[in-house]
A computed fold for a 142-nucleotide RNA from Glycomyces xiaoerkulensis, annotated as FMN riboswitch aptamer (RFN element).
The prediction has a mean pLDDT of 81.
The source organism's lineage runs through Bacteria, Bacillati, Actinomycetota, Glycomycetales and Glycomyces.
RNA sequence: GCGCGUCAGCGGGGUCGGUGCAAUUCCGAACCGGCGGUGAGCGGCAUCAGCCGCAAGUCCGCGACCCGUCCGCAGCCAGCGGGCGGUGGACCCGGUGCAAAUCCGGGACCGACGGUGAGAGUCCGGAUGGGAGCAGACGCGA
Numbered sequence: 001g002c003g004c005g006u007c008a009g010c011g012g013g014g015u016c017g018g019u020g021c022a023a024u025u026c027c028g029a030a031c032c033g034g035c036g037g038u039g040a041g042c043g044g045c046a047u048c049a050g051c052c053g054c055a056a057g058u059c060c061g062c063g064a065c066c067c068g069u070c071c072g073c074a075g076c077c078a079g080c081g082g083g084c085g086g087u088g089g090a091c092c093c094g095g096u097g098c099a100a101a102u103c104c105g106g107g108a109c110c111g112a113c114g115g116u117g118a119g120a121g122u123c124c125g126g127a128u129g130g131g132a133g134c135a136g137a138c139g140c141g142a
Stems, first nucleotide, its partner, number of pairs: 002141006009134002015029004030122002032111002034062004041054005057109002066086008091107005113125003
């Protein structure tokens, strides 16, 4: 270093103005971007070979949310928990170049459910939850 097991830790950001009886929901202008992969970029190390770190909201995949189904708790329903399955948003143009889905420039676009005095990516709530995963400790094994 690899596989298996146990344990505990970490694991989501963002607002002002206008109108109005009323809106962080409308209008205008702003702001934000979970996780793994890829990556012609950037940086560091190395004589070379090469190694390491960072790097995509719109590419590939995953998670959250939602739906179905089965199981458990419950007399039934509701509800809660678990397994399995499903659904699941959004990018173009120009440049450079052998090559651009990722670089550079420009302009766009997207964002669960419930609530609300008025329609929500940014407020409140489920949620002191769950979670892709990240990094570790210990044990066992080849």
Background: Rfam family: FMN riboswitch aptamer (RFN element). Rfam describes the family as follows. The RFN element is a highly conserved domain that is found frequently in the 5'-untranslated regions of prokaryotic mRNAs that encode for flavin mononucleotide (FMN) biosynthesis and transport proteins.